[in-house]
RNA sequence: GCUCAUGUAGCUCAGUAGGUAGAGCACACCCUUGGUAAGGGUGAGGUCACCGGUUCAAAUCCGGUCAUGAGCUCCA
Repeated sequence: GCUCAUGUAGCUCAGUAGGUAGAGCACACCCUUGGUAAGGGUGAGGUCACCGGUUCAAAUCCGGUCAUGAGCUCCA
């Protein structure tokens, strides 16, 4: 340099015919307990990597950029 994959909550990850963004763990509060742990309930937490395009509408489609990972860069 080229090709492919990935990028969504603090962490690990879902989210396929475009139509209000989710789960588990973690966190805060409450219930429970003599007090913890476990358990139950409620809640907070998101520019869906970034920029642009298409569309009434984009995490999702298209182009570009960035980051990470993998592969390739021949024969003599």
This is a predicted structure of a 76-nucleotide RNA (transfer RNA) from Alcanivorax hongdengensis A-11-3. It was read from a public genome assembly. Model confidence (mean pLDDT): 80 of 100. Its Rfam family is "tRNA". Rfam's curators write: Transfer RNA (tRNA) molecules are approximately 80 nucleotides in length.